[in-house]
């Protein structure tokens, strides 16, 4: 350095659900409890998907549409602890 996560230590993260918020049109995001899980569950909307649809648009009581979201849907891209074989 590469493979790797079946040992071992320090240790990270943090789902529902429950609060806040002079965040957000919504999804949905931050901050607190919180603890179902995780070896990338750090980062990154590049693919595929879902969710939302302000603003747009239409053949308008209703549908499309990402310029928004989800990195804990899945590939992919990039960094990175700790080292037992």
């Nucleotide at each position: 350095g590469a493979u790797u996560g079946u040992g071992a230590a320090g240790g990270g993260c943090a789902c529902a659900c429950c609060u806040u918020u002079u965040c957000g049109a919504a999804a949905g995001a931050a901050g607190g409890g919180g603890u179902c899980g995780c070896a990338a569950a750090g980062c990154c909307a590049c693919c595929g998907a879902u969710c939302u649809a302000a603003g747009g648009g239409a053949u308008g009581u209703u549908c499309c549409u990402a310029u928004g979201a989800u990195a804990g849907c899945g590939g992919g891209g990039u960094u990175a602890c700790c080292g037992a074989a």